[in-house]
Context: one part of a larger RNA
RNA sequence: UUGGGCGUAAAGGCGCGCAGGGCGGAUCCUCAAGUCUGGUGUAAAAAUGCAGAGCUCAACUCUGUAGGGCGCUGGAAACUAGGGAUCUAGAGUACAGUAGGGGAAAUUGGAAUUCCAGGUGUAGGGGUGAAAUCUGUAGAUAUCUGGAAGAACACCAAUGGCGAAGGCAAAUUUCUGGGCAUGUACUGACGCUGAGGCGCGAAGGUGUGGGGAGCAAACAGGUUUAGAUACCCUGGUAGUCCACACAGUAAACGAUGUACACUAGGUGGUGGGAGAAAUUUCAGUACCGAAGCAAACGCAUUAAGUGUACCGCCUGGGGAGUAUGCUCGCAAGAGUGAAACUC
Numbered sequence: 001u002u003g004g005g006c007g008u009a010a011a012g013g014c015g016c017g018c019a020g021g022g023c024g025g026a027u028c029c030u031c032a033a034g035u036c037u038g039g040u041g042u043a044a045a046a047a048u049g050c051a052g053a054g055c056u057c058a059a060c061u062c063u064g065u066a067g068g069g070c071g072c073u074g075g076a077a078a079c080u081a082g083g084g085a086u087c088u089a090g091a092g093u094a095c096a097g098u099a100g101g102g103g104a105a106a107u108u109g110g111a112a113u114u115c116c117a118g119g120u121g122u123a124g125g126g127g128u129g130a131a132a133u134c135u136g137u138a139g140a141u142a143u144c145u146g147g148a149a150g151a152a153c154a155c156c157a158a159u160g161g162c163g164a165a166g167g168c169a170a171a172u173u174u175c176u177g178g179g180c181a182u183g184u185a186c187u188g189a190c191g192c193u194g195a196g197g198c199g200c201g202a203a204g205g206u207g208u209g210g211g212g213a214g215c216a217a218a219c220a221g222g223u224u225u226a227g228a229u230a231c232c233c234u235g236g237u238a239g240u241c242c243a244c245a246c247a248g249u250a251a252a253c254g255a256u257g258u259a260c261a262c263u264a265g266g267u268g269g270u271g272g273g274a275g276a277a278a279u280u281u282c283a284g285u286a287c288c289g290a291a292g293c294a295a296a297c298g299c300a301u302u303a304a305g306u307g308u309a310c311c312g313c314c315u316g317g318g319g320a321g322u323a324u325g326c327u328c329g330c331a332a333g334a335g336u337g338a339a340a341c342u343c
């Protein structure tokens, strides 16, 4: 390479989307590039396949024949491609609806925490397995009143909702993206996938400027211990928060790429539609389960079943996501990514 694979064995962060990249709905006409089928020329010999012959056989040698490639020239028209016309089942648009922590900005709110000031009040408080560091007669803890600050939004709350993923939760307003169901009208294949490319992307980290209540890497002290650079306790700085810029990685997980079609059912939430109701239908969601699949676990109309299209990725363990080079980055580092050697 072929083949086989990618939930758990090695193998899929998310989206948009260019390509004269790949693939692509229905009907009719056309063309003849692919395709199929003739004729013909050529493809040295040897070699190869088949048949026959010659060395005693065989290898070997000889004879005949066949095949494949390329070109020229006819024919066929089902399929693919090209051209033309038409269509509405895919896709989309408009209008009438609807649910939602989808996104951004501004404003507001109460509970709690810490701190400050004052009142009451007196000897402890705090912490632990037990203690101590710590704190308190300079009046703490507790309690009441007033004030300040920052951060997070109890209950509602739910295998509930929304989002492509990351993720999103107090309330109100403004701006704004997407989804879903039903009906009518319209466009008429406008589609799917998508190397590069572009964008988004938790936490932590970085730069500049703010902010800093609580929590808390580092650090300090107290315990524990043989030791204790830990677990426990008292403190505590970056950080956590905001704005702008960078970074671009995660067990970025459903460890399951995207799209479409098909293949028993049962139960329960969520959002629409129909119906007087029983019920039913569409979308999304959770559990159980048939066939089937699977090494098993399990998956099972939300497939890991049966198929199609396209992309990405894997190829024994270690060495190693290392070295080197290149690209990106302020740096940290990220992307790409070996080999020797060894089992």
Base pairs, nucleotide, nucleotide: 003315004314005313006312007297008296012311013200014199015198016197021193022192023191025087026086027085028084029083030082033080034079035076036075037074038073039072040071041070042069048066049065050064051063052062053061054060090190091187092186093185094184095183096182097180098179102176103175104174105173106172107171108170109153113149114148115147116146117145118144119143120142124135125134161168162167205246206245207244208243209242210241214240215239219235220234221233222232257310258309259308260307261306262305265288266287267286268285270283271282272281273280274279292299293298316343317342318341325336326335327334328333